[in-house]
């Protein structure tokens, strides 16, 4: 730092996934130690129990008991000291408002920050000043007496205080008025002076005798501690202000104490904080008010940063303490462990009342995936009280528990190779595990055991002593001094050392297709399962299981969850918007943003310098202390921020002066379907009316439907009435869009061009707003000629609610008024500036010229084409940018769901505008490539069509195949490219199949052990045979005489054996496309890349066959030739061929001599190359046509078959992996079977006649085969055939008569003298054996069939058509198959269709490729969602009723010690009860808002291998698509 994933491959956009880190975590498998953290997030659910806040006798009265000790005793029991001024309780005091918990609630000045208080409060601390005199009345504790279950209470009667209360005192403080002096940003403040008011107090404890009295002692004095007052500090609060602090706009409008003001109340204190009264304001698109969530911070995790996200634990703040409301104490609360009232719960209860509040520390229930011990201790820090000692302290220190998290240790180490076993895998030979292990040498960290030593957390305080210090004092106290002395440790069986012990007690857990590091067997067989994405698993799975092995990490590993990353995937940093998601439908324009040139002033922004703050903790650096580290201390930096000064004066901003170049105004000219509004013109269509005129017309791809004899269509006049405006008319013109077209008239808008002269930034965009705004549509009138939704008919169609015809209604037209949409599109927002040209068009202006146009060059607007640079994913933009740059403004953020849902607002509906979720996908897309594909084009070709000749499709019969059948009817082959296919030949055999009957080292190969000398062949028995018994018959070779070998047998072991599966594991071979002309490289160019270019164009050709042109140049592999055939010639040879001459024979015959000339054979050569001639092409390639020539443009046939497609075909030719059987899926045998038969279809044959059939005559091949053979002539059968055996191992002899053809006759159109099935009979022949199941023969019989329906095959010349001939296979069987000759044609105009191919283009949503893809309805199952009659819940607000508790406010009839009058009786003040009144929780009633939960029934949606329906889109997708 990236990766995987949309494609057949590429760039691009775009989502999803993963690798990293991190965690208060959970959950699975596991778990040896230690250190440090850290630990109820869920129900602010309930909670037993025990602790968590006391404390002071040096503020105060009272004051026990038990024990013990004495003494008395009537022996029951008393006193008396102690205990002890103890407890335990009360009165005051301080504290309890700290310290601990928790995030419920708070979108707030609650928090952070940074400032203000000139509007304040501060107990306890600290400084300084000043004082503490002198009185008085109560009251709890206590006794006593009542009430109560309890809780508690209520009379009476006693006392104390630092507890209450008057009174002096007044340094001084508050007030009020007078003055005076500093100050400040405003109200004001701050010092000072004067007169008046007014305001305090409390003692305790120790000691002393200098002063007094005098004996201790007391007055006094002092000490220390209290206490009162005042300034003033310090620490703590408290108000207030700027800024900053989440998400909903589907929340826009709020607000009555609301906002100010007087005025007073209240409060520490400012304030509408409260009240009464005036006034009529505040707030709000810089997001008010509503909703929904949250404590906020410092931090923390994450990231290169900016950001995101987060606030456990520590550390500030803030808010709560069952829930709601109130206050009272107090220095401080509206008070967790206080009161008091309402509610809800949960105890008690005697039913009358009572008591309680773990969100303190344990702990216990609950939900829940989940979070600890009812622990020790105040030794250490801190906190309260105390004068101290002390005591309190669940604060804290500590320990326990949990691998939660982070560190760090260790589970040994060294040495060992026949590389032991065993495992696993193997190509069987080995490779791994693996130096691992055993062994052999060590060590001694952890763990157990033991024991004793050291060290830290301890310092104080207390004593004593010095020393200082207060005092009169050597008392007595105090001291943050010094000394020494004593004692203090939960943690603790701490931690370190030390010694025994022993390798002994300590290894998991996840992964091994890709991403990502690791790989093999076995089982499993779309199962089971895995799975973060992609996606494995359907018989060979590195992907599921396990087993070996391996990667990784390690006391942990791995899953789930959750943040951030990475994602530049919200984009300040750091993104886009022509076509991938994004440009508003267009204009005006408020607010807002942004703004020309000079110039000066100022200092808001801006820069830079000082200060202050920016807490500690954390992170960073260095340094340090735990043996290391985690930690943990110390020091420093940093701290981007806020205030404030102070500097600067560029830029922006603000004020002010000024410019003319942006923006305007005038003037002169111009062109224009620009708008509005009246008129008007002619041409078409229709319909009326007349005429002529007659059988028809319309209309389609053909038709009807329709109109017409009641006279149409045609046609000619005349008449009405709407709509639209041919020509011109142009990638022309205007307009902002939408749009706008005959012609005039009128009114208006804008725009261009000149030339001057003014204005003097007036400019640019523009959310909200506001007007325009195609079509359709609506409302109301009106008009209505063509078209024409709808609907009606008529076609087409499998249908046909469509395309096509015929009519048609709404609308289309106007006048008014909606509605506000569009592929409203250049899919491109506006302005502004700059950055090559070239070439049209439009409208204006100018120069040159000229008498004047034109031409031609300048320049402005507009309006297209082409193209540079420069951008783009491309593709394309390219001065009319998509290019550089500024400003605004508007949009986007995977794809479905959805432009939908619900809201809200426009609308008369229709709908519009705004605009979700939920569930669901691994993509969806752009743009270019290469195919392929089109019922797209353009060009070629092929018997592909046409042109023609025969033919199948019909018949009968062969035959192959399906389908039935059957015990099998063995398998395979399946559109062309299975089906007379493997099979070039199934009666046994073959033969793989069924049945039966056997056999088990095997029918068949090789090896090793053990017997034996056999087996074979013949014969006998039984038997279908196969086997089984039995008899005859019997081995070689070498020897050391033991015995080896070799060979066969039977026994035993390895093994054989399968025609058993996979042809989709395979090799090899074979079909197709296709003997079609293509299919590639190298190099180079070109493009981000796929790839493209060469291979395309222009010609030419059977050909990618030449030729030319080209960013290609070459080159392969095809084509073509080379090869073999056949056609012609020459040489050479001349038997078995041949036979012209020459002899010889014979009815006749190359039959013999001879001979090689000819044919011919069979080997070599030749020969054709467009080589010659014209003529066309480009001086070519190359075509045309000509000579010659056997033969002419590849001569003809053949073999030859590119890169590759079709998982095309064969495991049943053959190899050949896996996998299956092994007395059977092997193997031998008899017998069936592969030959069945209602159909069916394919390939032949033989017909159906006369161009023919029958007879009889008579002629001409060529390639083949022959010794397991082919067989002549003879004889014998009608015949097949039989004998019978010459010849030939074959140019010699045989198979062997070729047929058609020809000649002549015969039948004459009939199911025949056509056909020949089929059946009956009788042979012949092959083989063991023709019964199922052979061919052939003769006799008989004599069936369909008279030329074949949609449909369909083959053939361009020696072919088709017909005619026989031969072979291979074979014992025998041919109509099949493979060669051979004979006879021997017709037609091709053509390429417009049909099929197959090639080359180019062009569209595509195809790419398994068009037999592709792919939409909608219905039908089924899932699952979220809306809508709904309701129906149930919340939370919030209104209104009124009710009104606790308690503040405040009157009253205060009743009660009232202190103080006043008074001799007192009593009366007064104060002060209470208690009553009233305002406010008022919590309850009630009422109407409505809002969320929400549920709902019969509905409504679409989304998913779901293999339902129905059709074909809508994607090629011109068959009617171009799409809004």
């Nucleotide at each position: 730092a990236g990766a995987g994933u949309u494609u057949g491959a590429u760039c691009c956009u775009g989502g999803c996934u993963c690798a990293g880190a991190a965690c208060g975590a959970a959950c699975g498998c596991u778990g040896g130690c230690g250190g440090c953290g850290u630990g109820g997030a869920u129900u602010a659910g309930g909670c037993a129990u025990g602790c968590a806040a006391g404390u002071c006798g040096a503020a105060c009265g009272a004051g026990a008991a038990a024990g013990c000790a004495c003494c008395c005793u009537u022996c029951g029991g008393g006193g008396u000291g102690u205990u002890a001024g103890u407890a335990c309780a009360g009165u005051g005091g301080c504290g309890a408002a700290c310290g601990g918990g928790u995030g419920a609630g708070u979108a707030g000045c609650g928090c952070g920050u940074g400032g203000g208080g000139a509007a304040c409060c501060u107990g306890c601390c600290c400084u300084c000043g000043a004082c503490c005199c002198g009185g008085g009345g109560a009251u709890a504790a206590c006794u006593c007496c009542g009430a109560g279950a309890a809780a508690u209470c209520g009379g009476a009667g006693c006392u104390a205080a630092u507890a209450c209360c008057g009174g002096a005192u007044g340094a001084g403080g508050c007030u009020u008025c007078c003055g005076g002096g500093g100050c400040g940003c405003a109200u004001g403040c701050c010092c000072u002076g004067g007169c008046a008011g007014u305001c305090a107090a409390a003692g305790g404890u120790g000691g002393c005798c200098u002063c007094u009295g005098a004996u201790u002692c007391a007055a006094g004095c002092u000490u220390c501690c209290g206490g009162u007052u005042g300034a003033g500090g310090a620490u703590g609060g408290c108000c207030c202000c700027g800024c900053g602090u989440c998400c909903c706009a589907u929340u826009a409008g709020c607000u009555a104490g609301u906002u100010g003001g007087u005025a007073g109340g209240g409060u520490a204190a400012c304030g509408g904080c409260c009240u009464a009264c005036c006034a009529a304001g505040g707030c709000g698109a810089c997001g008010a008010u509503g909703g929904g969530u949250a404590g906020c911070u410092g931090g923390u995790c994450u990231g290169a940063g900016a950001g995101g996200a987060u606030g456990g634990u520590c550390a500030g703040c803030c808010a709560c303490a069952c829930u709601g409301g109130g206050a009272c104490u107090g220095a401080g609360a509206u008070a967790c462990g206080g009161c008091c009232c309402a509610g809800a719960c949960u105890c008690c209860u005697a039913c009358g009342g009572g008591a309680g509040g773990c969100a303190g520390c344990a702990g216990u229930c609950g939900a829940g995936a989940g979070g600890c011990u009812u622990c020790g201790g105040c030794a250490a820090u801190g906190g309260g009280g105390g004068a101290a000692a002390c005591c309190c302290u669940g604060a804290c220190c500590g320990a326990g528990c949990g691998a939660c998290g982070c560190c760090g240790c260790g589970u040994g180490g060294g040495c060992g190779a026949u590389g032991a076993a065993g495992g696993c895998c193997u190509u069987c030979g080995g490779g791994u595990u693996g130096u691992a292990a055993a062994g052999c040498c060590c060590u001694g960290u952890u763990g157990a055991g033991c024991a004793a030593g050291a060290a830290g957390g301890a310092a104080a305080a207390c004593u004593a002593c010095g020393g200082a210090g207060u005092g009169a004092a050597u008392a007595a106290c105090u001291c943050g001094c010094g000394u020494a002395g004593c004692u203090u440790g939960a943690c603790g069986u701490u931690u370190c050392u030390g010694c025994u012990u022993g390798a002994g007690g300590a290894a998991g857990c996840u992964c091994c297709g890709g991403c990502u590091a690791a790989c093999u067997c076995c089982g499993u067989g779309c199962c089971a399962g895995c799975a973060g994405c992609c996606g494995c698993g359907g018989u060979a799975a590195u992907a599921c299981g396990g087993g070996g092995g391996g990667a990784g990490c390690a006391g942990g590993c791995g899953u789930u969850g959750u943040u951030c990353g990475g994602a530049a995937u919200c984009a300040c940093u750091g993104g886009g918007c022509g076509u991938a998601a994004a440009g508003g439908g267009c204009a005006c324009g408020c607010a807002g943003g942004c703004g020309g040139c000079u110039u000066g002033g100022u200092a808001a922004g801006u820069g830079g310098g000082g200060u202050g703050u920016g807490a500690a903790a954390u992170c960073c650096a260095c340094c340090g202390g735990c043996u290391c580290a985690a930690c943990c201390g110390g020091u420093g930096a940093u701290g981007u921020g806020c205030a404030u000064u102070u500097c600067a004066g560029a830029c922006u901003g603000c004020c002010g002066a000024g410019c003319u170049u942006g923006a305007g105004u005038a003037c002169a000219g111009g062109a224009g379907a620009g708008g509005a509004g009246a008129g008007u013109g002619g041409g078409a269509u229709u319909c009326c009316c007349g005429g002529u005129g007659u059988a028809g017309c319309g209309g389609u791809g053909a038709a009807a439907u329709g109109c017409g004899u009641a006279g149409a269509u045609a046609u000619c006049g005349g008449g009405a009435g709407g709509a639209a405006c041919a020509c011109c008319a142009g990638u022309g013109g205007c307009g902002a869009a939408a749009g706008c077209g005959g012609c005039u008239c009128u009114c208006u808008g804008g725009c261009c061009u000149g030339a001057u002269a003014c204005u003097g930034a007036c400019g640019c965009u523009c959310a909200g707003g506001u007007g325009c705004g195609a079509a359709a549509g609506c409302u109301a009138g009106g008009g209505g000629a063509g078209c024409g939704a709808a609907c009606g008919g008529g076609a087409u169609u499998a249908g046909a609610u469509a395309c096509c015809c015929c009519g048609g209604u709404a609308g289309u037209c106007c006048u008014a008024g909606c509605c506000g949409u569009a592929a409203a599109c250049g899919g491109u927002g506006g302005g502004c500036a700059c950055u090559a040209g070239g070439u049209g068009u439009a409208g204006g202006a100018g120069g040159c010229a000229u008498c004047g146009a034109c031409c031609c060059c300048u320049c402005c607007u507009g309006u297209g084409c082409c193209g540079a640079a420069g951008c783009u994913a491309a593709c394309g933009c390219a001065u009319u940018a998509a290019g550089u740059g500024c400003c605004c403004c508007g949009c986007c953020u995977g794809g479905g769901g959805a432009g939908u849902a619900c809201g809200a607002c426009c609308g008369c509906a229709a709908g519009g505008u705004u605009g979700a979720a939920a569930c669901u996908c691994a993509a969806a897309g752009g743009a270019a490539u290469u195919g392929a594909c089109g019922g797209g084009g353009a060009c070629c070709c092929g018997c592909a069509c046409a042109a023609g000749c025969g033919g199948u499709g019909g018949a009968g019969c062969a035959u192959g195949u399906g389908g039935u059948u059957u015990a099998a009817u063995u398998c395979g082959a399946c559109g062309c490219a299975a089906c007379g296919c493997g099979a070039a030949g199934a009666a046994c055999c073959u033969u793989a199949c069924c049945g039966g009957g056997g056999u088990u080292u095997g029918a068949c190969a090789u090896c090793c052990c053990g017997a034996u000398g056999c087996c074979a062949g013949c014969c006998c028995u039984a038997g279908a045979a196969a086997c089984a018994g039995g008899g005859u018959c019997u081995u070689c070779c070498c020897u050391u005489c033991g015995g080896g070998g070799a060979c066969a047998u039977c026994g035993g072991g390895a093994c054989a054996g399968g025609u058993g599966c996979u042809g989709c594991a395979u090799g090899g071979c074979u079909g197709u496309c296709g003997u079609c002309a293509g299919c590639u490289c190298g190099u180079g160019u070109c493009g981000u890349g796929a790839g493209a270019u060469g291979u395309u164009g222009g010609g030419u050709u059977a050909a990618g066959u030449c030729c030319c042109g080209c960013a290609a140049c070459g080159a392969g592999c095809g084509c073509a030739a080379c090869c073999c055939u056949u056609g012609c010639c020459u040489c050479u040879a001349g038997u078995u061929g041949c036979c012209a001459g020459c002899g010889g024979a014979u009815c006749a015959u190359g039959c013999c001599g001879g001979g090689c000339a000819c044919u011919c054979u069979a080997g070599a050569g030749g020969g054709a190359c467009u080589g010659c001639c014209c003529c066309g092409g480009c001086u070519g390639a190359c075509g045309g046509g000509g000579a010659g020539g056997a033969a002419g443009g590849u001569g003809g046939g053949g073999a030859u078959g590119a890169c590759g497609u079709c998982a095309a075909g064969u495991c049943c030719u053959c190899a050949u992996g896996g996998c299956c059987c092994u007395u059977a899926c092997g193997u031998c045998c008899c017998g069936g079977g592969c030959u069945a038969c209602a159909c069916a279809c394919g390939u032949g044959c033989u017909a159906c006649a006369a161009u023919g059939g029958c007879c009889a005559g008579u002629a001409c091949a060529a390639a083949g085969g022959g010794u397991c053979g082919c067989a002549a002539u003879g004889c014998c059968g009608c015949g097949a055939g039989g004998u019978g055996g010459a010849g030939c191992c074959a140019a010699u002899c045989c198979c062997a008569u070729a047929a058609a053809a020809c000649u002549g006759g015969u039948c004459u159109c009939a199911g025949u003298u056509c056909g020949g099935a089929u059946u009956g009979g009788a042979g012949u022949c092959u083989g063991c054996a023709a019964c199922u199941c052979g061919a052939c023969u003769c006799c008989a019989u004599g069936a369909a069939g008279u030329c074949g329906g949609a449909a369909u095959c083959g053939c361009u010349a020696g072919u088709a058509a017909u005619c026989g001939c031969g072979a291979a296979u074979c014992a025998g069987c041919a109509g099949g198959u493979c060669g051979c000759g004979g006879u021997g044609a017709a037609u091709a105009c053509g390429u417009u269709c049909c099929c197959g191919g090639g080359u180019c283009u062009u569209g595509u949503a195809c790419a398994c490729a068009c037999c592709g893809c792919c939409c909608g309805u219905c039908a089924a199952g899932c699952c979220a969602c809306g809508a709904a009659a309701g129906u149930c819940g919340g939370g919030a607000g209104u209104a009124c009723c009710c009104g606790g508790a308690g503040u405040c406010g009157c009253c205060g009839u009743c009660c009232u010690a202190a103080c006043c009058c008074g001799a007192a009786a009593g009366g007064g003040a104060c002060g209470g009860a208690g009553g009233c009144g305002c406010c008022g929780a919590a309850g009630g009633u009422a109407a409505g808002a809002c969320c929400g939960g549920u709902g019969a029934u509905u409504g679409g949606g989304g998913c779901u291998a293999a339902g129905u329906c059709g074909u809508a889109a994607c090629a011109a997708g068959g009617u171009a698509a799409c809004c």
Molecule: small-subunit ribosomal RNA
Organism: uncultured bacterium